[in-house]
RNA sequence: ACAAAGUUAAGAGGUUGCAAAAACUAAGAGUCAUUGAACAGAGCGUUGCGGCGAUGAGGGUCAAUAAAAGGAGUUUUUGCCGAAAUGCAGUUUGUCGCAAAACAAGCUGUGUUGGGCCGAUUUUAAAUAAGAAUCGGACUGUCAUUUUAUUCAGAAAUGAUGUGCUUACUUGUAA
Numbered sequence: 001a002c003a004a005a006g007u008u009a010a011g012a013g014g015u016u017g018c019a020a021a022a023a024c025u026a027a028g029a030g031u032c033a034u035u036g037a038a039c040a041g042a043g044c045g046u047u048g049c050g051g052c053g054a055u056g057a058g059g060g061u062c063a064a065u066a067a068a069a070g071g072a073g074u075u076u077u078u079g080c081c082g083a084a085a086u087g088c089a090g091u092u093u094g095u096c097g098c099a100a101a102a103c104a105a106g107c108u109g110u111g112u113u114g115g116g117c118c119g120a121u122u123u124u125a126a127a128u129a130a131g132a133a134u135c136g137g138a139c140u141g142u143c144a145u146u147u148u149a150u151u152c153a154g155a156a157a158u159g160a161u162g163u164g165c166u167u168a169c170u171u172g173u174a175a
Stems, first nucleotide, its partner, number of pairs: 001173002004171003008168004014081001017080009033065005039059001043052002046100004084113012114140002117137007141161008
């Protein structure tokens, strides 16, 4: 010195980087549910079995009592930079008496995404909040190429994207 190699080490992107915990607050909601009254009358969470039901299932109306979960905002603290999220497959636990389905929370394998923001469609949710998937847009970080500038190492365009990039160390090769 190298467009080299590495189970090496340390870092950067953002003042809304990612995730978690605690406290407070708003909403959820005068909703679910329980009790009472009258009305009305045959079924009862998606399916099957079981069980319950005219001694009234399920349902709505009135009155009284009256939540919670998940999600959101603010503050503080902690761990970090595939931080983390997510698709598919398998599997465990829970939700009901059992089984299936569906949903929720984990684990394993294998893919995708550099980062946040905005918009559209679908989905989830009480929601016009927030989230997820797909597509699009500008912005931004890093690298490469080209042009420009040489104030000082910036600006513009194009392309790519984390298994990346920067610094140091080690190994190898050459001098």
Lysine riboswitch aptamer from Firmicutes bacterium ZOR0006, 175 nucleotides, folded computationally. NCBI's taxonomy places the organism under Bacteria, Bacillati, Bacillota. Its Rfam family is "Lysine riboswitch aptamer". About the family: Riboswitches are metabolite binding domains within certain messenger RNAs that serve as precision sensors for their corresponding targets. Model confidence (mean pLDDT): 79 of 100.